[in-house]
Parts: sequence; structure tokens; C1' cells
RNA sequence: UUCUCAUCGAGAGCGGCUGAGGGACUGGCCCGAAGAAGCCGCGGCAACGGUCCCGCCGACAAGGUCGGCGGGAAGACGUGCCAACUCCAGCACUCCGAUCCAGCGCGUCGGGGUGAGAGAUGAGAA
Repeated sequence: UUCUCAUCGAGAGCGGCUGAGGGACUGGCCCGAAGAAGCCGCGGCAACGGUCCCGCCGACAAGGUCGGCGGGAAGACGUGCCAACUCCAGCACUCCGAUCCAGCGCGUCGGGGUGAGAGAUGAGAA
């Protein structure tokens, strides 16, 4: 870097150095000299892995070991994270309201739902 799978409405910040950006992208809307990003120190959170326990299933060199699935516990070992739902939307379908119309439909605007896409994180693989 690519692929596969799972998750994404929870949670958790202070100090120092420094000094203008940051929230992936685009649009919006925010954060920021009452100090952005970055680096360092300390602290915290607990998603995934790891650890431990239980149940079910399977395999075997069989009284246990390994693997799969499900449930639970402790804790902080690895990765991650510590403004706002992944800050909101973006594509498709659909529902409601408004507008247009003689009326319906289309369109446009506003709001809701479902799914996808994109992104992030972890685990596995190449």
C1' cells in the first nucleotide's frame, strides 16, 4: 500500500516548548492569540487484540490440548483514542410538509427514514 472481516449516537485533558492554523476530501457549520497543528512530559478512556473464567460445538498424537462460536471478568501488555453522532451533508431509494399548477405529476426548498459510498480504528492476509 492492497484485500477481507468487525465496529463507529458511549467514554476520556492538563502542563511545557512553539506560534497559525485545524476539524481526511468538497460544500456547510464550527474550533483557534482566553493559543491551532506539531513535539515533549504527565494523566485519562476502554473499542479491538492479548490475559483469565463459563457454556456449546469440532478435531486429535484424548481425561487434556488446540480451534470455532457465544457470554462474562479483571486490567492497561500491544494498537488506538481523549470538541461537536465519523460535527452535518455529499450517491440511491423512500416518507412528510411547503412551493409551482385549474388539478395531478415533474422540478425546487425544508425535514425524517433505509441502504450504499467515503473515511477512521482494530484484527487477519498478501